This is a predicted structure of a 71-nucleotide RNA (transfer RNA) from a Candidatus Woesearchaeota archaeon. It matches the Rfam family "tRNA". Gene Ontology term of the family: triplet codon-amino acid adaptor activity. Rfam classes the family as a transfer RNA. Model confidence (mean pLDDT): 84 of 100.
RNA sequence: GCGGGUAUAGCCAAGCGGUAAGGCAGCCGGCUGCAGACCGGCGAUCCUGGGUUCAAAUCCCAGUACCCGCU
Numbered sequence: 001g002c003g004g005g006u007a008u009a010g011c012c013a014a015g016c017g018g019u020a021a022g023g024c025a026g027c028c029g030g031c032u033g034c035a036g037a038c039c040g041g042c043g044a045u046c047c048u049g050g051g052u053u054c055a056a057a058u059c060c061c062a063g064u065a066c067c068c069g070c071u
Base pairs, nucleotide, nucleotide: 001070002069003068004067005066006065007064010024011023012022018054026042027041028040029039030038047063048062049061050060051059
């Protein structure tokens, strides 16, 4: 320098144009003599900036970070 992949909650991780699942952790509540276990509840506008669209995590462009390959 070229090509490819990944970026979603504190961590892991679904999603493939129609208002973002789940698990762990955390917090609140129930239960308990206390705690744990168990049960219920709470939390993310999606790496950044533009564009397309009635509507974008999702499609397009540019960039950033990390990983892999080639040279």